RNA sequence: CAAGUAAGUCAGACAGCUGCGGGGGGUAUACCGAAAGGUUCCCUCUGAGGAAAGUCCGGGCUCCACAGGGCAAGGAUAACGGGUAACGCCCGCCGAAGGCGACUUCAGGACAAGUGCAACAGAGAUAUACCGCCCCGCGCGAAAUCGAGGGGUAAGGGUGGAAAGGCGAGGUAAGAGCUCACCCGGAGACAUGGUGACACGUUUCCGCUGUAAACUCUAUCCGGAGCAACACCGUGAAAGGGGAGCAUACGGCUUGCCCGGCCGCUCCCUAGAGGUGGCAUGAGCCGUCCGGCAACAGACGGCCAAGAUAGAUGGCUGUCCAACGACAGAAUCCGGCUUACCGAUUUACUUGCGUU
Repeated sequence: CAAGUAAGUCAGACAGCUGCGGGGGGUAUACCGAAAGGUUCCCUCUGAGGAAAGUCCGGGCUCCACAGGGCAAGGAUAACGGGUAACGCCCGCCGAAGGCGACUUCAGGACAAGUGCAACAGAGAUAUACCGCCCCGCGCGAAAUCGAGGGGUAAGGGUGGAAAGGCGAGGUAAGAGCUCACCCGGAGACAUGGUGACACGUUUCCGCUGUAAACUCUAUCCGGAGCAACACCGUGAAAGGGGAGCAUACGGCUUGCCCGGCCGCUCCCUAGAGGUGGCAUGAGCCGUCCGGCAACAGACGGCCAAGAUAGAUGGCUGUCCAACGACAGAAUCCGGCUUACCGAUUUACUUGCGUU
């Protein structure tokens, strides 16, 4: 330098003008109103994501069912060790497959319990005799050959993803793990290493096709519905607004204390059909240190960051660049997975080439 592998980060920036939601404040000015006050008025603060998405898993929370437990049915998951509130998620490791490699992927229990299936091709797909080889007797024949028949044979040919483990020797009429040596594969036992899956070695037995994303078997887990859940107040006048009172005893806010003030409390006036909570402080986020290979955990310090209910977060102009900036947008909240995405950029590593 080129090609790659893995893990991250960002998701146009700045300025001005102008809208919209939410919080706080305000009347000298605008509108409504008798006023207090309210607002379509003014000021100020704040306002989407890495996936907010799909709603596929796991939880918090709520209601229903349930004394408690078990069985059946149905569903999910599947090597081992750890992490986590939990998970089908994550990390590490084992095995298998792929890659020269960094590394990636796994639909990773059992077909040696039973049943089923194996298209096409092929004689035959779990058992087979199509061709071939061999034997026997018969016919023609002097014989061989040949013809039809009976039988043996899975070594050779051919088909296939797969045809009774491979190869050699013995053996045989011809053959065959039929026997033997070596190799391959599987199951069991023992020894060593490892927490373990497992690895390696020795030994005995076996040679059994594949398929469980076929039925099935084994082990573990699972009650149902969901924030439009649910709870409370309200046409018997609520929430909201205003005025007055108060033992100011008690509670809260007002910078720690005192006084004072405000709210909670009571009464009256007003208003007129919805309102409030759940619902924004949480398994939270950031930084440093520390334990761990890692996921993650602990300690200390700091921070509060949209909250609507017809549902806001937008638009225009100018300058800049990586140069017309992608995918897409909250609605109960968290932890994951999956899917979509113009691009830019960082770190570590691999392979090849070049230079020193």
The RNA shown here (Bacterial RNase P class A) has 356 nucleotides and comes from an Oscillospiraceae bacterium. The prediction has a mean pLDDT of 76. Of the family's consensus pairs, 96% are formed in the model. Its Rfam family is "Bacterial RNase P class A". It is annotated as a ribozyme. A source record names the gene rnpB.